[in-house]
Parts: sequence; C1' cells; structure tokens
RNA sequence: CCACGAAAGGGCAAACCCGUUGAAAGACGGGGACGCAUAAACCACGGGUCUAAAGCGUAUAGCUAAGACAGCCGGGUCGCCGAAG
Repeated sequence: CCACGAAAGGGCAAACCCGUUGAAAGACGGGGACGCAUAAACCACGGGUCUAAAGCGUAUAGCUAAGACAGCCGGGUCGCCGAAG
C1' cells in the first nucleotide's frame, strides 16, 4: 500500500416517555437501549418511502411547488485501529 473486518480502546442509539419546534412528515434536547460495525460519521446525487399548511381543484377526493427520511437500497466524501493474508 492492497485486501479484509479479527482484537482493543471505545463510538452511535430504535421503540417508548418528557420538553421545545413544525401545517404535517419530521427535527432538536433530556431520559432510555432495539440494534449497528472499515463510524448507525457526513452529502438528498439515483431509486424508494412519508408529509402536503400554501397552490390547482366544486371538494373533506385527487394532483402538486415544497418539505422530510442517510437506522430503506445504491452512489459519493471524510476518517480511527491493524491480528491473520
């Protein structure tokens, strides 16, 4: 260095509860651990899923600008350790 993901140090934190925020999906903080593993670190780029106050619509249907999810999959970026090969 390649490849890989053993070990160690440790890291993150689902559901749920409380608070704040948002129209909503959801986000943030605290508690809490279902899980994760080359960081469940970062980026909505492709697919996917969710929301739809405003707008269109006769409309509570539907569509959609827009928003959300990186713990749905793929891709990209950055980064720790180093046993066997």

Background:
This is a predicted structure of an 85-nucleotide RNA (c-di-GMP-I-GGC riboswitch aptamer) from a Desulfobacterales bacterium. The model forms 95% of the base pairs in the Rfam consensus. Its Rfam family is "c-di-GMP-I-GGC riboswitch aptamer". Its family is annotated with cyclic-di-GMP binding in the Gene Ontology.